[in-house]
Context: one part of a larger RNA
RNA sequence: UGACGGGGGCCCGCACAAGCGGUGGAGCAUGUGGUUUAAUUCGAAGCAACGCGAAGAACCUUACCGGGGCUUGACAUCGGAGGACAACUGUAGAAAUACAGCUUAGGGGCAACCCUACUUCCAGACAGGUGCUGCAUGGCUGUCGUCAGCUCGUGCCGUGAGGUGUUGGGUUAAGUCCCGCAACGAGCGCAACCCUCGUCGUGUGUUGGUCCACAAGAUCUCUCACACGAGACCGCCGGUGAGAAGCCGGAGGAAGGUGGGGAUGACGUCAAGUCAGCAUGGCCCUUACGUCCCGGGCUACACACGUGCUACAAUCCGCCGAACAACGAGCAGCGAACUCGCGAGGGUAAGCCAAUCUCUUAAAUCGGCGGUCAGUUCGGAUUGAAGGCUGCAACUCGCCUUCAUGAAGUCGGAAUCGCUAGUAAACGCAGAUCAGCUACGCUGCGUUGAAUACGUUCCCGGGCCU
Numbered sequence: 001u002g003a004c005g006g007g008g009g010c011c012c013g014c015a016c017a018a019g020c021g022g023u024g025g026a027g028c029a030u031g032u033g034g035u036u037u038a039a040u041u042c043g044a045a046g047c048a049a050c051g052c053g054a055a056g057a058a059c060c061u062u063a064c065c066g067g068g069g070c071u072u073g074a075c076a077u078c079g080g081a082g083g084a085c086a087a088c089u090g091u092a093g094a095a096a097u098a099c100a101g102c103u104u105a106g107g108g109g110c111a112a113c114c115c116u117a118c119u120u121c122c123a124g125a126c127a128g129g130u131g132c133u134g135c136a137u138g139g140c141u142g143u144c145g146u147c148a149g150c151u152c153g154u155g156c157c158g159u160g161a162g163g164u165g166u167u168g169g170g171u172u173a174a175g176u177c178c179c180g181c182a183a184c185g186a187g188c189g190c191a192a193c194c195c196u197c198g199u200c201g202u203g204u205g206u207u208g209g210u211c212c213a214c215a216a217g218a219u220c221u222c223u224c225a226c227a228c229g230a231g232a233c234c235g236c237c238g239g240u241g242a243g244a245a246g247c248c249g250g251a252g253g254a255a256g257g258u259g260g261g262g263a264u265g266a267c268g269u270c271a272a273g274u275c276a277g278c279a280u281g282g283c284c285c286u287u288a289c290g291u292c293c294c295g296g297g298c299u300a301c302a303c304a305c306g307u308g309c310u311a312c313a314a315u316c317c318g319c320c321g322a323a324c325a326a327c328g329a330g331c332a333g334c335g336a337a338c339u340c341g342c343g344a345g346g347g348u349a350a351g352c353c354a355a356u357c358u359c360u361u362a363a364a365u366c367g368g369c370g371g372u373c374a375g376u377u378c379g380g381a382u383u384g385a386a387g388g389c390u391g392c393a394a395c396u397c398g399c400c401u402u403c404a405u406g407a408a409g410u411c412g413g414a415a416u417c418g419c420u421a422g423u424a425a426a427c428g429c430a431g432a433u434c435a436g437c438u439a440c441g442c443u444g445c446g447u448u449g450a451a452u453a454c455g456u457u458c459c460c461g462g463g464c465c466u
Base pairs, nucleotide, nucleotide: 007466008465009464010463011462012461013460015456016455019419020418021417022416023415026310027309028308029307030306031305032304033303034301035300042053043052064296065295066294067293068292069291070290073126077125078124079122080121081120082119083118088101089100090099091098092097105116106115107114108113128285129284131283132282133281137279138278139274140273141272142270144268149188150187151186152185153184154183155164156163157162168179169178170177194262195261196260197259199230200229201228202227203226204225205224208220209219211217233256236250237249238248239247240246312412316371317370318369319368320367321366322365328359329358330357333352334351338347339346340345378409383404384403385402386401387400388399389398425448426447427446428445429444430443431442
């Protein structure tokens, strides 16, 4: 000077408390450990690994294993010799591939020939490596933490390390501001400037409203969309405070005290993470640790843990009928309407590069009827049969439909998690990846819409002083 203390003081945070809903028990999904395996590729490891890299493992991907091949190589540049090569067809093969057949380039020049791209053979320089080291690195990222801190210049103090400033009295979400002070200033952070939501005005207008239903046409007040602008500043009033900063209440206002949300992450910490995204030093492999192909594996299963989904039911389940969104996506695409099928889906096919057409009937909700507390008309695992779709191909190992089957489960021990408002909880919708999909994941979107906070003694994390 720091760090730490079952030392002290002050103060924050869903940290506790007050509440609401979960996890931990069940079945299933998914990730991990372990075990197994020819291989079950690799990484991630308390918080901050474990629905994580993976926003898509049947082949491919793929890095792993078995087998079959190649050796200047699947890929780049250079030399010599030759030729168009390929597609296509046939034979062999699991394929890679091998052999045979077939056929034939572009530009320049009168020509010989030259150039360019492609390709075969030969030779070597080299290629190649998801091989090792994240304790050699760049870049990027997580985390403490959106916590309020971290420093510098000059001056002053101290032999010096260093201190002061940054401490103190108030105040704030804040090292925010005010006052004081051997300090005076400044920088990185805080805040503001940025995006978005909420109100109004103006402008624009092939969407919407109205002209009762439909169509055409007309129109622009409203809704909506897009721009530009106004608006909020403790500005006004009262109280309080130290005639300060500020705090409390009120008015006006769509909005009130950083209005809600986002983006934004200081000096640094963890030799944190990543050599497998990429880049890169060093080391290692070079007829293999490179590369091509087929098949298998990454999907195994006595177990253990994490994260989720569905439930255990009557605030419910089923059937019938009726209503209301927003974000988005679409041409090798979205696909209306009609039609066939119980259905998944099929056939035909309009429109739409989309405020125009389509995905697109939102669901919870509301009304009626049935079920009356039961392992049930709860629950849907598992299994059997028959089908549909994608794709060269669904055996290992896809999703969906119909019929049948109907398991555990009657609210979950110790323990533990999230959330303070349009939040939690509940409900559905869309999208990325993507042929298809193991998505119950993730990222967004809207619909319905609570309870509680006395308080800071205690648990956890953090800030300042001592």
The part of an RNA shown here (small-subunit ribosomal RNA, 3' major domain) has 466 nucleotides and comes from an uncultured bacterium. Model confidence (mean pLDDT): 86 of 100. RNAcentral holds the full RNA, with entries from ENA.